[in-house]
RNA sequence: GCGAGUGUGGUAUAGUGGCAUUACGUAACCUUCCCAAGGUUAAGACGGGGGUUCGAUUCCCCUCACUCGCUCAA
Numbered sequence: 001g002c003g004a005g006u007g008u009g010g011u012a013u014a015g016u017g018g019c020a021u022u023a024c025g026u027a028a029c030c031u032u033c034c035c036a037a038g039g040u041u042a043a044g045a046c047g048g049g050g051g052u053u054c055g056a057u058u059c060c061c062c063u064c065a066c067u068c069g070c071u072c073a074a
Base pairs, nucleotide, nucleotide: 001070002069003068004067005066006065007064010024011023012022018054026042027041028040029039030038047063048062049061050060051059
């Protein structure tokens, strides 16, 4: 330099053009003499920009980060 893939709460993940899922973690409450365990509830995310569309996390383009492969030069 060329090509491909990945990017979603703090972490790990599912997902589809129409309210973004689950688990762990976190907080509050219940339970308990206390802790742990358990239960209930809550907060928290689609890498960035643009386009298409009534509507984009999803489709298209550019870009950023990471990973893999190939090639050139030294």

Predicted 3D model of a 74-nucleotide RNA (transfer RNA) from a Candidatus Aminicenantota bacterium. Model confidence (mean pLDDT): 81 of 100. NCBI's taxonomy places the organism under Bacteria, Bacteria candidate phyla, Candidatus Aminicenantota. It matches the Rfam family "tRNA". About the family: Transfer RNA (tRNA) molecules are approximately 80 nucleotides in length.